[in-house]
Context: one part of a larger RNA
Molecule: small-subunit ribosomal RNA, 3' major domain
Organism: uncultured bacterium
RNA sequence: UGACGGGGGCCCGCACAAGCGGUGGAUCAUGUGGUUUAAUUCGAUGCAACGCGAAGAACCUUACCUGGGCUUGAAGUACCAGUAGUAAAGAGAUGAAAGUCAAAUGAACCGUUAAGCCGGUUGCUAGUAGAGGUGCUGCAUGGCUGUCGUCAGCUCGUGCCGUGAGGUGUUGGGUUAAGUCCCGCAACGAGCGCAACCCCUAUCCUUAGUUGCCAUCGGGUUAUGCCGGGCACUCUAAGGAGACUGCCUACGCAAGUAGAGAGGAAGGUGGGGAUGACGUCAAGUCAUCAUGGCCCUUAUGUCCAGGGCUACACACGUGAUACAAUGGCCAAUACAAUGGGCAAAACCGCGAGGUUGAGAUAAUCCCCAAAGUUGGCCUCAGUUCGGAUUGUAGUCUGCAACUCGACUACAUGAAGUUGGAAUCACUAGUAAUCGUAGAUCAGCACGCUACGGUGAAUACGUUCCCGGGCCUUGCACA
Numbered sequence: 001u002g003a004c005g006g007g008g009g010c011c012c013g014c015a016c017a018a019g020c021g022g023u024g025g026a027u028c029a030u031g032u033g034g035u036u037u038a039a040u041u042c043g044a045u046g047c048a049a050c051g052c053g054a055a056g057a058a059c060c061u062u063a064c065c066u067g068g069g070c071u072u073g074a075a076g077u078a079c080c081a082g083u084a085g086u087a088a089a090g091a092g093a094u095g096a097a098a099g100u101c102a103a104a105u106g107a108a109c110c111g112u113u114a115a116g117c118c119g120g121u122u123g124c125u126a127g128u129a130g131a132g133g134u135g136c137u138g139c140a141u142g143g144c145u146g147u148c149g150u151c152a153g154c155u156c157g158u159g160c161c162g163u164g165a166g167g168u169g170u171u172g173g174g175u176u177a178a179g180u181c182c183c184g185c186a187a188c189g190a191g192c193g194c195a196a197c198c199c200c201u202a203u204c205c206u207u208a209g210u211u212g213c214c215a216u217c218g219g220g221u222u223a224u225g226c227c228g229g230g231c232a233c234u235c236u237a238a239g240g241a242g243a244c245u246g247c248c249u250a251c252g253c254a255a256g257u258a259g260a261g262a263g264g265a266a267g268g269u270g271g272g273g274a275u276g277a278c279g280u281c282a283a284g285u286c287a288u289c290a291u292g293g294c295c296c297u298u299a300u301g302u303c304c305a306g307g308g309c310u311a312c313a314c315a316c317g318u319g320a321u322a323c324a325a326u327g328g329c330c331a332a333u334a335c336a337a338u339g340g341g342c343a344a345a346a347c348c349g350c351g352a353g354g355u356u357g358a359g360a361u362a363a364u365c366c367c368c369a370a371a372g373u374u375g376g377c378c379u380c381a382g383u384u385c386g387g388a389u390u391g392u393a394g395u396c397u398g399c400a401a402c403u404c405g406a407c408u409a410c411a412u413g414a415a416g417u418u419g420g421a422a423u424c425a426c427u428a429g430u431a432a433u434c435g436u437a438g439a440u441c442a443g444c445a446c447g448c449u450a451c452g453g454u455g456a457a458u459a460c461g462u463u464c465c466c467g468g469g470c471c472u473u474g475c476a477c478a
Base pairs, nucleotide, nucleotide: 001478002477004474005473007472008471009470010469011468012467013466015462016461019426021424022423023422026321027320028319029318030317031316032315033314034312035311042053043052064307065306066305067304068303069302070301077129078128079127081125082124083123088105092101093100094099107122108121109120110119111118132296133295135294136293137292141290142289143285144284145283146281148279153192154191155190156189157188158187159168160167161166172183173182174181198273199272200271201270203241204240205239206238207237208236209235212231213230214229217228218227219226244267247261248259249258250257251256323419327378328377329376330375331374332373333372339367340366341365342359346355347354348353385416390411391410392409393408394407395406396405432454433453434452435451436450437449438448
């Protein structure tokens, strides 16, 4: 000087408390461990691995296993030699395919030359250099990422102090979300962080008015901005305005704090996002990529078929669905936003879906809600709760659904009556709950990422648990 303390002081955080909903019990989905296996490819392992890499393993993917092939190779570069019945193309044979063998047919360009020959090129064959490796080392590395932590810290120049390591500044008194600002001070300044500048959102104005909108005027319909018309409103998308403790009151030297103060759509960082200082963990990644070293080179490379990654006494994580009446079922009926490029209407089918195809290269057309509301049934039961499991018959995608897809109909109708110790998230348009869309994608979503609908409770407070910041003290640690 740091680190550490079941030392002290001050302060903060869904850290506790106050609430609300879960997890832990059941079934299923998914990941992991373990076990099994010819193989169950590899990586990730406290927080910070475990619905993670994987935004989608039937083949492919695929890296694994078994078997069958190839050996300058699947792709690419350079050099050398050869090459007209050659390159190309390939009937046919063999084979699971890959591959192997291979008949008939059958070339081109440039230079040179009278022509041919000859030389060169394309392609091919053989050879060499080399190629290739998801082989090892993330403890040789770059790059990228997680974490402490969006925590308020981390440093420098000059000066001053100290023999020196170093200190000072950065401590102190206040204040703040903040090393934020003020005051004081052997310090005076400065940098990286904080904040602001950026994006979305909440209000208004201007401009613009189609594909959007319809107040006024006219027309028309069973009905609908449907038509003429209009751009007022909504909206769209470009530019501005607006919030700064600016004003008032109280306290204060100031910074600032308090106010159910005014005005205002919004008030003290308005809400959300992006943004992550010096560093820590030899944290993660050699399997995105790049790369040093090492290793393989008729194999650790490469092609193909089939299998595996989907196994199953078990253990754990993350989720979905429930255990019901604030509910289930039936009928009628209302209201979104994001986004995509798709498919309406009609007909057939109980249904998944099929037939057909208007419209749509999109503010134009299509995909388009559920919870809710109204009425009826059920009346507390393992039930009209719950839907696992299994059987049969089907639909769709796709060469192909046996291993191993999703969905539908009928039948079947398991566990489960609110979950021990323990443990997680959340402070407002949040939790909870309800559906919708998208990426990946032929097909496959209870996952993920977005979107809107309905919409709470509680916070006295900082004693305690956890994590963090500043000062101080002890120290057998560095």